[in-house]
Context: one part of a larger RNA
């Protein structure tokens, strides 16, 4: 030098999994009654999480629950609990300081003594007397502001895109919504999503590229009120029961497109609307009842394994137990109980009055609706919406659409007030599953994780899992300067399982052998 063998060292690999990941069904707002989120407390020993708040890992009362219990956390003292603890759901009490923070100023501290609704709003019996906003939320949703890389093989109109990103606002959804619509001369009947129509029409330095809607299919279905015409106080708040205030600048009735008031005339209990009364399937939480071997013989440290002989099953999902368990546990099927959704919902009770027909006449949303001109947007092309500045109308015998105008028919609708479930988006957050991941995977995070650690700062961000069935976690006694480290012994199936302990490769290191030399 090779090369093997005992050992170190190392950590892969194989088995595990209190964690993540998808995806489904479910739930879905909090907050001046002081949230969200911090800080300081709080435990007999108490560094951290975790709970909680000076009444402080708790406290009261209800309902469940059962013998043990005093988080994580297996030691130690010392205690609780059949006058029923702990645990769980329900409700109540406390609830420091900062924090919208709201008496004043300072983040979590302090100060004043009119002890404080600071600031805007609304109402007012003008006294903050009664209210109300504000912050905060993972995605989703509405509005307003709005780039740029980048593509166009430069690059300017385009495009990326109304996207990233500010900023306002609201729910659990939200916007949208009951025709001044589609559509052809047939017709349909609010909206929204999905599919389809289609990479179609259509736009477009007609380059690059953008790009619909009707129809058809589905899903889910719900329809309503006002202004006015008409009638005119018949009305509504508050109340301390006296009475104040709103109200002819009209409170109430009527009445709302099958138009409607008014007048007449005819017919009869019924639509929308209000009011009281009020369910159930069903679903969720919490609990509770739940069938059948722990017979025998072998191996084994252990039987859940083999053999052999049984048994339930509306229950052979799952998990645990000292090796692979339907009959051992806990569970599991199918069943109960209380709460809460469902839901102040269907059902039903009263009030209410939707009708017909004829005549005349009255109402029925204006700086709109049209046009011009200038800009944004849009697939919208002369035919998308929406704005600015000029201008600017008709009244139901009358407007308005029918993708150029412009005339005459013809069809379809009544803008210039409002509301309005469900079918749809999302997933902070519960459950449940997974031909997802299994510790350099899978979330950044399975452990002390947004920790540690780094930047003035915005901000960045790690690693670290496994002892054994049970701690039985190695008494005693020897070497030692030793609380290092070893022997010797004991535990246990096993200690090459000895506390970074399952397995335990390779690189590499000592020792040994062997072979060349």
């Nucleotide at each position: 030098c090779c090369a093997g063998c005992u050992g170190g060292u190392g950590a892969a690999u194989g088995g595990c999994u209190c964690g993540g990941c998808u995806c489904a069904a479910g739930a879905g707002c909090c907050g001046a009654u002081g949230a969200c989120g911090g800080a300081c407390g709080u435990g007999c020993c108490a560094a951290g999480c975790u709970g909680c708040g000076a009444a402080a890992a708790g406290c009261c009362u209800g309902a469940g629950g059962g013998a043990c219990c005093c988080g994580c956390a297996u030691g130690g003292a010392g205690g609780g609990a059949a006058a029923g603890a702990a645990c769980u759901c329900a409700g109540g009490a406390u609830c420091u300081c900062c924090u919208a923070a709201u008496c004043g100023g300072a983040a979590u501290c302090c100060g004043u003594a009119u002890a404080a609704c600071a600031a805007u709003u609304g109402c007012u019996a003008c006294g903050c007397g009664c209210a109300a906003u504000a912050g905060g939320g993972a995605a989703c949703c509405c509005c307003c502001u709005g780039a740029a890389u980048u593509g166009a093989a430069a690059c300017a109109u385009c495009u990326c895109a109304g996207u990233a990103a500010g900023g306002g606002g609201a729910g659990g959804a939200a916007g949208a919504a009951a025709a001044c619509g589609c559509a052809a001369c047939c017709g349909c009947g609010a909206u929204g999503u999905c599919g389809u129509g289609a990479g179609u029409a259509a736009c477009c330095g007609c380059g690059a590229g953008u790009g619909a809607a009707a129809c058809c299919g589905a899903c889910a279905c719900a329809g309503c009120c006002c202004a006015a015409a008409c009638c005119g106080a018949a009305g509504c708040u508050c109340u301390u029961c006296g009475g104040a205030g709103c109200a002819a600048u009209g409170u109430g009735g009527u009445g709302u497109u099958c138009g409607g008031g008014u007048u007449g005339a005819c017919a009869a209990u019924c639509a929308a609307c209000c009011a009281c009364c009020g369910a159930a399937a069903c679903g969720a939480u919490a609990u509770c009842u739940g069938a059948a071997g722990u017979c025998u013989c072998c191996u084994g440290g252990a039987a859940c394994g083999g053999a052999g002989c049984g048994u339930g099953a509306a229950a052979c999902a799952g998990g645990g137990u000292g090796a692979c368990a339907a009959c051992c546990c806990c569970g599991u099927a199918a069943g109960a109980u209380a709460u809460c959704g469902a839901a102040g919902u269907a059902c039903g009770u009263g009030g209410g009055g939707c009708g017909u027909c004829a005549a005349a006449u009255c109402c029925a949303g204006a700086g709109u609706a049209g046009c011009a001109g200038g800009g944004g947007u849009c697939g919208g092309a002369u035919a998308u919406c929406c704005u600015c500045u000029g201008u600017g109308a008709a009244c139901a015998c009358c407007c308005c659409a029918g993708g150029c105008a412009u005339c005459c028919c013809c069809u379809g609708g009544g803008a210039a007030g409002g509301c309005u479930a469900a079918a749809u988006a999302c997933u902070c957050c519960u459950u449940g599953a997974g031909a997802c991941c299994g510790a350099u995977a899978g979330c950044g995070a399975a452990c002390a994780a947004g920790u540690a650690g780094c930047g003035u700062g915005a901000g960045c961000g790690a690693a670290c899992g496994c002892u054994g069935a049970a701690a039985a976690g190695c008494a005693c006694c020897c070497c030692g300067a030793g609380a290092a480290g070893g022997g010797c012994g004991g535990u246990g199936c096993a200690a090459u399982a000895g506390g970074g302990c399952c397995u335990g490769a390779a690189a590499u290191c000592a020792g040994u052998u062997g072979g060349c030399g």